[in-house]
RNA sequence: GGGCCGUUAGCUUAGUUGGUUAAAGCAUCCGGCUCAUAACCGGAGGAUCCGGGGUUCGAGUCCCUGACGGCCUACCA
Numbered sequence: 001g002g003g004c005c006g007u008u009a010g011c012u013u014a015g016u017u018g019g020u021u022a023a024a025g026c027a028u029c030c031g032g033c034u035c036a037u038a039a040c041c042g043g044a045g046g047a048u049c050c051g052g053g054g055u056u057c058g059a060g061u062c063c064c065u066g067a068c069g070g071c072c073u074a075c076c077a
């Protein structure tokens, strides 16, 4: 240099053929249970989806470009 994959909540992930409220687990906070702690049970808050642009009535999803991370792989010197 070339090819492929990934980036969504503090962390790990899901998200169908683009479709109307972006979901779950863990963690955190509140409450219950207990003599108490843990476990367990109930509840709450938390992301406009890596940046920019485009297509569309509508984009996490499609297209272009950039950034970062990972994997594979050549040629010349």
Base pairs, nucleotide, nucleotide: 001073002072003071004070005069006068007067010026011025012024013023019057028044029043030042031041032040050066051065052064053063054062
The RNA shown here (transfer RNA) has 77 nucleotides and comes from Bdellovibrionales bacterium CG10_big_fil_rev_8_21_14_0_10_45_34.
Its mean pLDDT, the model's own confidence on a scale to 100, is 80.
NCBI's taxonomy places the organism under Bacteria, Pseudomonadati, Bdellovibrionota, Bdellovibrionia, Bdellovibrionales.
Its Rfam family is "tRNA".